[in-house]
RNA sequence: GGUUGGUCUCUGUGCGACGGAUGCCGGGGAACCCCGUCAGGGCCGGAAGGCAGCAGCGGUAAACCGUGUUUUCCGGGUGUACGGAAGCAUCGGCCUGA
Numbered sequence: 001g002g003u004u005g006g007u008c009u010c011u012g013u014g015c016g017a018c019g020g021a022u023g024c025c026g027g028g029g030a031a032c033c034c035c036g037u038c039a040g041g042g043c044c045g046g047a048a049g050g051c052a053g054c055a056g057c058g059g060u061a062a063a064c065c066g067u068g069u070u071u072u073c074c075g076g077g078u079g080u081a082c083g084g085a086a087g088c089a090u091c092g093g094c095c096u097g098a
Base pairs, nucleotide, nucleotide: 001095002094003093004092005091006090007089008087009085010084011083012082013081014080015079016078018075019074020073021072024068025066026065027064034059035058036057037056042051043050044049
């Protein structure tokens, strides 16, 4: 000097770890503006009955909480595999010259 392989920097794709959110499950939960049933009382009716409906009770929505790591999504100074580009930076192999 040539050639070749790797590392470092950047980058594509895939998979994982970590973090966050979400879905599932459970809890929780509405004076009234959710549902049902509506004591008492109220209204209509000559009456029979009917109507609306507070409290209570039952159920549920949202908020919120928890468990597991099972769904989905997001993130990057995360790990790894396979690639791509540049640097002439670094570590080697081979050949060759002085």